[in-house]
Context: one part of a larger RNA
């Protein structure tokens, strides 16, 4: 644009798609069927693996150049803290995102096909067929997952809104006023101006509701999706959890020893390292509390009677 108001929200289920798979073992049938014996079976069941394929991060791992900590060299005068060196390198890792890891991936039921069989004529007979009937496949079709009212036969259901006003040499009805022609009159036909309603076309305003600015992620190449917007926990801060790592700095005890005074006794200093302060100390894409911070304030669109 269309489904004939408009709009939000929920559903129905024509219809279409889907690896809906595959492949082996083991038991059990069973030492049964068969076989003179040696020897030996399958249909049905029930379990388990693998490979494919999907789909997920609890575990078990990788990655994690957010992050903890160690430790070379060399620079910042040292100390403390830091840059560089592939993240210098090396121990370890949350969230994510991942496989080698989880979890899924069947049975049933109808109705068939190739085929098999009951019954049975035409044709006293025989024939699965002509009438009837019964079985039969990874295939169809329902069960299962996902898309779906543009499914034009264009569905369903509920809730909100669906006001007011100019203007129109567009159209209808009515109502006044005033010609012309026809008639004896009643009337009758055809103009022209004005009012009043109604449709129609055109503008303005403003409603459910929408959208842009704004703050963001379960979204995401740009659009889109999705959450929020002060009646608010949507980002960020700040606080607390939980979690990485692995006990900071200082400072105070000890410490192998070792410098300096001191004739000596003994004093002063320095010291790698250890312990205490410390289950420290950094740090955090996770959770939760909290209006400190920004979401202010605005713009536009948006429907018959």
């Nucleotide at each position: 644009c269309g489904g004939u108001g408009g709009u939000u929200g929920a559903u129905u289920g024509a219809g279409g798609g889907g690896a809906g798979c595959u492949u082996g073992c083991u038991c059990c049938u069973a030492g049964u069927a068969c076989g003179a014996g040696a020897g030996g079976a399958a249909c049905a069941g029930a379990g388990c693996a693998a490979g494919g394929c999907g789909g997920c991060c609890u575990c078990u791992g990788g990655u994690g150049u957010a992050c903890c900590g160690g430790u070379u060299g060399u620079c910042c005068g040292a100390c403390a803290g830091g840059g560089c060196a592939g993240c210098g390198c090396c121990g370890g890792g949350c969230a994510g995102c991942u496989a080698a890891g989880c979890c899924g991936u069947u049975g049933a039921g109808g109705a068939u096909a190739a085929c098999c069989c009951c019954u049975g004529a035409a044709a006293g007979c025989a024939u699965c067929u002509a009438a009837g009937g019964g079985g039969g496949a990874a295939g169809c079709c329902u069960u299962u997952c996902c898309c779906g009212a543009g499914a034009a036969g264009a569905a369903u259901c509920a809730c909100c809104c669906g006001c007011u006003c100019g203007u129109u040499u567009c159209u209808u009805g009515u109502u006044u006023c005033u010609g012309g022609c026809c008639g004896c009159a009643a009337g009758g036909c055809u103009g022209g101006g004005g009012g009043c309603a109604g449709g129609g076309g055109c503008g303005a305003g403003g409603a459910a509701g929408g959208a842009c600015u704004c703050c963001g992620a379960u979204a995401g190449a740009a659009g889109a999706u999705c959450g929020g917007u002060u009646u608010g926990a949507u980002a960020g801060g700040a606080c607390g959890g939980a979690g990485g790592u692995g006990u900071a700095c200082g400072c105070u005890g000890g410490a192998a020893g070792u410098u300096c005074c001191g004739c000596a006794a003994g004093g002063a200093g320095c010291g790698a390292c250890c312990a205490g302060u410390u289950c420290a100390g950094c740090c955090u894409g996770c959770c939760g509390u909290u209006a400190c911070u920004a979401a202010u304030c605005g713009u536009c669109c948006a429907a018959c009677g």
Molecule: large-subunit ribosomal RNA, domain VI
Organism: Nitrososphaerota archaeon